Large-subunit ribosomal RNA, domain II from a Coriobacteriia bacterium, 678 nucleotides, folded computationally.

Context: one part of a larger RNA
RNA sequence: GCCAGGGAGUUACGGUGUAUAGCAAGGUUAAGCUUAAAGCGAGCCGCAGCGAAAGCGAGUCCUAACCGGGCGUUUAGUUAUACGUCGUAGACGCGAAGCCAAGUGAUCUAUCCAUGGGCAGGCUGAAGCGAAGGUAAGACUUCGUGGAGGGCCGAACCCACUUCGGUUGAAAACGGAGGGGAUGACCUGUGGAUUGGAGUGAAAGGCUAAUCAAACUUGGAGAUAUCUCGUUCUCCCCGAAAUAGCUUUAGGGCUAGCGUUGCGCGUUUUGUACCGGUGGUAGAGCACUGGAUCGUCUAGAGGGCUUCACCGCUUAUCGAAAUGAACCAAACUCCGAAUGCCGGUACUUUAGAGCGCAGCAGUCAGAAUAUGUGGGCUAAGCUGUGUAUUCGAAAGGGAAACAGCCCAGACCGCCUGCUAAGGUCCCAAAAUAUAUGCUAAGUGGAAAAGGAUGUGCGUUUGCUCAGACAACCAGGAUGUUGGCUUAGAAGCAGCCAUUCAAUUAAAGAGUGCGUAACAGCUCACUGGUCAAGUGGACAUGCGCCGACAAUUCACGGGGCUUAAGCAUAUUACCGAAGCAGCGGACUUCACGUAUGUGGAGUGGUAGGGGAGCAUUCUGUACCGGGUUGAAGCUGGCGGGAAACCGUCUGUGGACUGUACAGAAGUGAGAAUCCUGGC
Numbered sequence: 001g002c003c004a005g006g007g008a009g010u011u012a013c014g015g016u017g018u019a020u021a022g023c024a025a026g027g028u029u030a031a032g033c034u035u036a037a038a039g040c041g042a043g044c045c046g047c048a049g050c051g052a053a054a055g056c057g058a059g060u061c062c063u064a065a066c067c068g069g070g071c072g073u074u075u076a077g078u079u080a081u082a083c084g085u086c087g088u089a090g091a092c093g094c095g096a097a098g099c100c101a102a103g104u105g106a107u108c109u110a111u112c113c114a115u116g117g118g119c120a121g122g123c124u125g126a127a128g129c130g131a132a133g134g135u136a137a138g139a140c141u142u143c144g145u146g147g148a149g150g151g152c153c154g155a156a157c158c159c160a161c162u163u164c165g166g167u168u169g170a171a172a173a174c175g176g177a178g179g180g181g182a183u184g185a186c187c188u189g190u191g192g193a194u195u196g197g198a199g200u201g202a203a204a205g206g207c208u209a210a211u212c213a214a215a216c217u218u219g220g221a222g223a224u225a226u227c228u229c230g231u232u233c234u235c236c237c238c239g240a241a242a243u244a245g246c247u248u249u250a251g252g253g254c255u256a257g258c259g260u261u262g263c264g265c266g267u268u269u270u271g272u273a274c275c276g277g278u279g280g281u282a283g284a285g286c287a288c289u290g291g292a293u294c295g296u297c298u299a300g301a302g303g304g305c306u307u308c309a310c311c312g313c314u315u316a317u318c319g320a321a322a323u324g325a326a327c328c329a330a331a332c333u334c335c336g337a338a339u340g341c342c343g344g345u346a347c348u349u350u351a352g353a354g355c356g357c358a359g360c361a362g363u364c365a366g367a368a369u370a371u372g373u374g375g376g377c378u379a380a381g382c383u384g385u386g387u388a389u390u391c392g393a394a395a396g397g398g399a400a401a402c403a404g405c406c407c408a409g410a411c412c413g414c415c416u417g418c419u420a421a422g423g424u425c426c427c428a429a430a431a432u433a434u435a436u437g438c439u440a441a442g443u444g445g446a447a448a449a450g451g452a453u454g455u456g457c458g459u460u461u462g463c464u465c466a467g468a469c470a471a472c473c474a475g476g477a478u479g480u481u482g483g484c485u486u487a488g489a490a491g492c493a494g495c496c497a498u499u500c501a502a503u504u505a506a507a508g509a510g511u512g513c514g515u516a517a518c519a520g521c522u523c524a525c526u527g528g529u530c531a532a533g534u535g536g537a538c539a540u541g542c543g544c545c546g547a548c549a550a551u552u553c554a555c556g557g558g559g560c561u562u563a564a565g566c567a568u569a570u571u572a573c574c575g576a577a578g579c580a581g582c583g584g585a586c587u588u589c590a591c592g593u594a595u596g597u598g599g600a601g602u603g604g605u606a607g608g609g610g611a612g613c614a615u616u617c618u619g620u621a622c623c624g625g626g627u628u629g630a631a632g633c634u635g636g637c638g639g640g641a642a643a644c645c646g647u648c649u650g651u652g653g654a655c656u657g658u659a660c661a662g663a664a665g666u667g668a669g670a671a672u673c674c675u676g677g678c
Base pairs, nucleotide, nucleotide: 001678002677003676004675005674006673011089012088013087014086015085016084017083018082019081020080021079022078023077026045027044028043032040033039049056050055059071060070061069062068092230093229095227099220100219101218102217103216104215110194111193112192113191114190115189116188117187118186119184121153122152123151124149128145129144130143131142132141133140157181158180159179161178162177163176164175165174196212198208199207200206233612234611235610236609237608238607243256244255245254246253247252257363258362259360260359261358262357263356264355265354268353271347272346273345274344275343276342277341278340283335284333285332289329290328291327293325294324295323296322300318301317302315303314304313305312366391367390368389369388370387371386372385373384374383375382396407397406398405411584412583413582414581416580417579418578422574423573424572425558426557427556431571433570434569435568436567437566438565444560450545451544454542455541456540458538459537460536461535462534463533471529472528473527474526475525478501479500482496483495484494508523512521513520585602586601587600588599589598590597591596613667615664616663617662618661619660620659621658622657624656625655632651633650635648636647637646638645639644
């Protein structure tokens, strides 16, 4: 991992509701007694309430009293059974870490006690002692001897510092190579002592039998678990919530909201139209409150002048108030919509509409999209909130794929038709459709500021057959090298300006290149050749650049260019579980009662309600079936909306079915489920 078997809302007693049955202003007994049966039997609930109570009583209480007000009076209960649900119990099942009690452990290990054992070999050479030297005697020196040491090197032995391997190991701590101690606070055998809030500890919370911040075993015990996981057959009807308030509360709960079922009310509901109200948002505005720009005017301040002082005059300064113009605001408003909300009327409306009471819930983590907004960076697949939709709990078609987007809500069947979104060259169903334009960028098929003789369309304004624009030919000169400056400055380093005059078809005291300065080239301007358009600006359609990320990968692919791209218009077609058609099933309502016809309906998680199937056992009936072969098993066939049922062959070898009732150890695929097998 798979298979088989086992495996989770039970039971008792109470409360409450529903259904059914009995009796009914009553109902009913318990233990027990008596017994053939009947019966007897305290009590309980109900038939009257009010008050704290005494108490009074269809009333009573408050009060001095009513005026008044509260609770009552206008009647149905009770017993039993079944089911729903709640309470008390382990209370649907499994699951802690832990707490307490009584015991068992020191054959592991910690420390201690008693008694034994062990430490190759080598090195060093303390004290003491002896001799010699030395001294007044010493001290002292030297040489021997001696054999000390938690001394040195290094096996056994003990340890475990490094590294490699091992890491489903050879091993639940090991192996290899090195390493440390190795006469000591050394190592070790045997026997003994100390223990669970206790021991022991050269102290690491270490060790106390592979277990230690409190061992192990058994018991209290089914501890508790606002947590996680699991919870077993079928079909039918309806169908949520992820919100508010409170919460030592925030992943829990309680009440309300939203669901369902029953009973009651009976259109009160919803939508649209009209009528009447309500309001201060969007917008707008500046009349208030504030912000804020420029001007006018000007009190005042500063500076200057003047003066002994006061005054006075003045201003490229600042400037309140007033005033003109133009603005800004969620907490500004002289104004002010749309939508919304409230009421009325009419129409619509029988729809799983609305309202009330009662039983039973679940829900309290929501998500995205669009839009109004707060926070954030007018960031987030971000976060809060209002409105709407979808998902959640929704399958189908489209968006290549894609909970939340677009279309559309799946009762079942059909090798029928029509459509939606979206599409119609091929993959791939349907137009290589029609008409008119645009795009040349594969733009389409990702992006901004900004940039550009891309190109279409429109508006406007110049020049132009008295010849424009472009090109080519020719001219482009004189006073003059204008003046100044300067080494030089001659159109062209720089400065100055009545940048003038005259000759001209035209020609600047010069547009650029150039020279040291000249020179030289060129332009403006003019003539000629040529012959018909040629410049500027604005608005707009579609394109271009801007454009850098790691495999080819930014149309789904092929591929597409008067498109198979874009824009506008038109006609066909395809396209879904939508709608329609045919057949069938079910729910509910109405009408009908010959079992029908018609309307509306049948997606669904949590959850509520209804109807069934199957398993085991019991009772009654079938005087059921069965060795002429039961149950079970294998395979085939058939029936039913499903759970399931029937039948045949084979196997099997002794039990077992149907109907109606009853009772449950009553349905497995999941629980890191349990046991066994493989």
It matches the Rfam family "Bacterial large subunit ribosomal RNA".
The coordinates come from a structure-prediction model, not an experiment, and the mean pLDDT is 84.